[in-house]
RNA sequence: GGAGUCGGCCGGACAGUCGCGUGUGCCUUCGGGUACUCGAGGAAAGUCCGGGCUCCACAGGGCAGGGUGCCAGGUAACGCCUGGGCGGUGCAAGCCGACGGCCAGUGCAACAGAGAGCAGACCGCCGAUGGCCGCCAUCCUCGUGAUGACGGAUCAGGCAAGGGUGAAAGGGUGCGGUAAGAGCGCACCGCGCGCGGGGACAACGUCGCGUGGCACGGUAAACCCCACCCGGAGCAAGACCGAAUAGGGGAACGAUAACGCGGCCCGCGUUGUUCCCGGGUAGGUUGCUGGAAUCUGGCGGUGACGCCAGGUCGAGAUGAAUGACUGUCGCGUCGCAAGACGUACAGAACCCGGCUUACAGGCCGGCUCCGCAC
Numbered sequence: 001g002g003a004g005u006c007g008g009c010c011g012g013a014c015a016g017u018c019g020c021g022u023g024u025g026c027c028u029u030c031g032g033g034u035a036c037u038c039g040a041g042g043a044a045a046g047u048c049c050g051g052g053c054u055c056c057a058c059a060g061g062g063c064a065g066g067g068u069g070c071c072a073g074g075u076a077a078c079g080c081c082u083g084g085g086c087g088g089u090g091c092a093a094g095c096c097g098a099c100g101g102c103c104a105g106u107g108c109a110a111c112a113g114a115g116a117g118c119a120g121a122c123c124g125c126c127g128a129u130g131g132c133c134g135c136c137a138u139c140c141u142c143g144u145g146a147u148g149a150c151g152g153a154u155c156a157g158g159c160a161a162g163g164g165u166g167a168a169a170g171g172g173u174g175c176g177g178u179a180a181g182a183g184c185g186c187a188c189c190g191c192g193c194g195c196g197g198g199g200a201c202a203a204c205g206u207c208g209c210g211u212g213g214c215a216c217g218g219u220a221a222a223c224c225c226c227a228c229c230c231g232g233a234g235c236a237a238g239a240c241c242g243a244a245u246a247g248g249g250g251a252a253c254g255a256u257a258a259c260g261c262g263g264c265c266c267g268c269g270u271u272g273u274u275c276c277c278g279g280g281u282a283g284g285u286u287g288c289u290g291g292a293a294u295c296u297g298g299c300g301g302u303g304a305c306g307c308c309a310g311g312u313c314g315a316g317a318u319g320a321a322u323g324a325c326u327g328u329c330g331c332g333u334c335g336c337a338a339g340a341c342g343u344a345c346a347g348a349a350c351c352c353g354g355c356u357u358a359c360a361g362g363c364c365g366g367c368u369c370c371g372c373a374c
Stems, first nucleotide, its partner, number of pairs: 001370010012329007020039002023036005041345001045356002048354005053234004065230005070084005085099001086097004100225002105223002107219002122163002124159003129156003132152003136148004140143001171189006190214001191212007199204001238286004248277006257271005293312008330343005
């Protein structure tokens, strides 16, 4: 100097004008006015996980359903985070992984291919053996005979080494072996299973011994099996105040009247006035922002994180405020210049911890690789 990788941070500044919401003070004709103050984010987003809080349900256990899935730790909890193991990938820093179980059972595999589950023979190799064809030799009873050798790749058949198909084709190298071959045999490497030694909390790794000619194929974000976890609904939760109108319950008074049930009587119900009671609706108040908060320092820990001390308080709307314009500057693009244009993603709604996704542009630091110079 170049390329890369990981982590952290910022994400417009200042001034003026107009406007909006909360809180406090003052004024008020109670409608409001006015002064001051505070007023979005790293993701406020998606609403995907986890928890707090609230109400409902609940003896215990099970079924169904859903979720999670290497090990250890962190945490209020998690599907998150940290460290480690294993696998994959990259020269490396680093990055990625739902990473329990298909010798419990069931299912699935397009296309290609000869063959896709305890498989298969298209090209190829062989054709030892038996037949066939050719040719030769020997023998005899001289024939379409017998026996034997050689040749052909012609039939039966053998093989799975090589080629080819595929995401995947039943370990690798070498020697032996054979007609050709093949774990068919052997040696080494690898793999499976069992046992043991020592390391690690563990996942796991390492070493040794024995054993098996040896893949036992793939797929469980396929059914399923195993282990563990999960009650439901959500601030429109919930609590309080509470009209008008209509309706409900009770008491007293009153005519014993009217109407309904009934053939009639008794009886029952409805209709009146006054008072009392309680529920719901509109509306209002609350929940409502100080909390697993955040910053600085110290201590413990590899780390996530925890403990201690001190500091800080920075939105709370409810058709829902947090905005708009102007000027100067910054940044980017274009332009010789004057200047023009642009200035990301996006906006709280009970709160918090995560994950994921979006994001113009810029700053800082660690590490890796390559080149050059000393």
Predicted 3D model of a 374-nucleotide RNA (Bacterial RNase P class A) from Frateuria aurantia DSM 6220. The source organism's lineage runs through Bacteria, Lysobacterales, Rhodanobacteraceae, Frateuria and Frateuria aurantia. The sequence is in RNAcentral, with records from ENA and Rfam. Rfam family: Bacterial RNase P class A. Gene Ontology terms of the family: ribonuclease P activity, tRNA processing and dimeric ribonuclease P complex. It is annotated as a ribozyme.